[in-house]
Molecule: RNase P RNA; transfer RNA
Organism: uncultured Sphingomonas sp.
């Protein structure tokens, strides 16, 4: 230098001139409308809407249990979380060492280091399931094969031990060696795993080392389940206020008040009851509209200090879109960075071309997805110089 | 803004409690019949199970996390 992985941080800049969008100030005006003038105007994700809150209304007397949903190794941080931090334990993989066993190629095991990765509680609570293939798939199993039997037509076949060998499987009921056996077999012993008891060190997960079990206990809980441990329901169209014309509704008062219309009623008629139309006022319900909830908040920066780290703590300094379907743009100039032309041996020098994903809608912490290009650290490997 | 459901051949759907090379119709090729064509027969092609990652021995199916429709409710 260059290549690869992990992390973290930026995501064009400066300036002129024309817009837009809600403020505040002025000028004009009767209001409105219009002019001017200031300052300030999208992100890391504003996205998905997967999880936790913050406000809001609704339901509720308290507390346990059960239903359902979700979370799941430990400790910390947090308002809170399924997020973060650190730490422990698995599995896989480089690399170095150590023994052993070998056919001298290797093959398992253990130790260290160093990457990735983990939805990582319980598989002697208890059901389920475990194709195909294999003799046999879970208190299993004699296919070949090994040994012992007695038979034998000497090819066998039959009974009976055997899980070291040989096959199937993803997985065959601890592994390695030695001994022992008619041949085997924790049978027996030695290190390794496992399980249980109890010491030690850690807050804890867990690790260490001792005894005692010859191993009874396979996987699967992103199968049902069990165990702790957490949840009421709603989502700013929540909510809360004021409240227009007309058109219902109610009161009151005033006029009209039968000769008319309806209804009691059943074809008619007649008696009787009952109701009704018009102005003014007042009340109250709701639509349309408007205001508020709307951004000062688990806010942003900085300095010291506490911690490994996440983050806490003090003190100081800032206000930084908040509108309604809803504005944050265009255009030149320089400059940064892509890409790309010519010239040049090169360094460079001149032109073009243009800027990634994406757009606030009640906030806020977190995932997760999308991203052109740029920076910086760490760590690994190659080359080149010293 | 809140909630749900779906996605398998070119179309339209099964696939049952995870199990073998994922199947059915219609369409499309090739053949038989017919004088041709239609219809029948008989045969083939044709799958990233939307995408990716995970669990498991093994995923269309079970978890998660995206993409892309449809449905309700205020």
């Nucleotide at each position: 230098u260059c290549a690869g992985a992990g992390g973290g941080c930026c995501g064009g800049g400066c300036g002129g001139c024309c817009g837009c969008g809600g403020c505040g100030g002025g000028c004009u005006u009767c209001c409105g409308c219009g002019c001017c003038c200031g300052a300030c105007g999208a992100g890391g994700a504003a996205a998905g809407u997967c999880c936790g809150g913050g406000c809001u209304c609704c339901a509720c007397g308290g507390a346990a249990c059960a239903a359902c949903g979700g979370u799941g190794c430990c400790g910390g941080g947090u308002a809170a979380c399924g997020c973060c931090c650190g730490g422990c334990g698995g599995u896989c993989u480089g690399c170095c060492g150590a023994a052993g066993c070998c056919u001298c190629g290797g093959c398992g095991u253990c130790g260290g280091c160093g990457g990735a990765u983990c939805a990582g509680g319980g598989a002697c609570a208890g059901u389920g399931c475990c194709a195909c293939a294999g003799a046999a798939a879970g208190g299993a199993c004699a296919c070949c094969g090994c040994c012992c039997g007695g038979c034998u037509u000497c090819g066998g076949a039959c009974g009976g031990g055997u899980a070291a060998g040989g096959g199937c499987g993803a997985a065959a009921g601890g592994g390695u060696g030695c001994g022992g056996c008619a041949a085997g077999a924790g049978c027996g012993c030695a290190c390794c795993g496992c399980g249980c008891u109890g010491c030690u060190g850690g807050c804890a997960a867990c690790a260490g080392g001792a005894g005692c079990g010859g191993c009874a206990u396979g996987g699967u809980a992103a199968a049902c389940c069990c165990c702790a441990c957490c949840g009421g329901g709603u989502g700013c169209a929540a909510g809360a206020c004021c409240g227009a014309a007309u058109a219902g509704g109610g009161g009151c008062g005033g006029c009209g008040c039968a000769u008319g219309a309806g209804c009691c009623u059943u074809g008619u008629u007649c008696c009787g009851g009952c109701u009704c139309g018009c102005c003014g006022c007042c009340c109250g319900g709701g639509u349309u509209g408007g205001u508020c909830g709307c951004u000062u908040g688990a806010g942003c920066c900085c300095u010291u200090c506490c911690g490994c780290a996440a983050g806490g703590a003090c003190g100081g300094g800032c206000c930084u879109a908040g509108a309604g379907g809803a504005a944050u743009g265009g255009u030149c100039g320089c400059c940064c960075a892509u890409c790309u032309g010519c010239c040049u041996c090169g360094c460079g020098g001149c032109g073009g071309u243009g800027g990634a994903c994406a757009g606030a809608a009640c906030c806020c912490g977190g995932c997760u997805u999308a991203c052109a290009g740029g920076c910086c650290c760490u760590c690994u490997g190659g080359c080149a110089u010293a | 803004g809140c909630g749900c459901c779906c996605g398998u051949a070119g179309c339209u759907c099964a696939g049952u409690u995870g199990g073998a090379u994922a199947g059915a119709g219609c369409a499309c090729g090739a053949g038989c019949c017919u004088u041709c064509u239609a219809a029948g027969c008989u045969u083939g092609u044709g799958g990233u199970c939307g995408c990716a990652g995970g669990u498991u021995c093994g995923a269309g199916u079970c978890c998660u996390g995206c993409c892309g429709g449809g449905c309700g409710c205020g």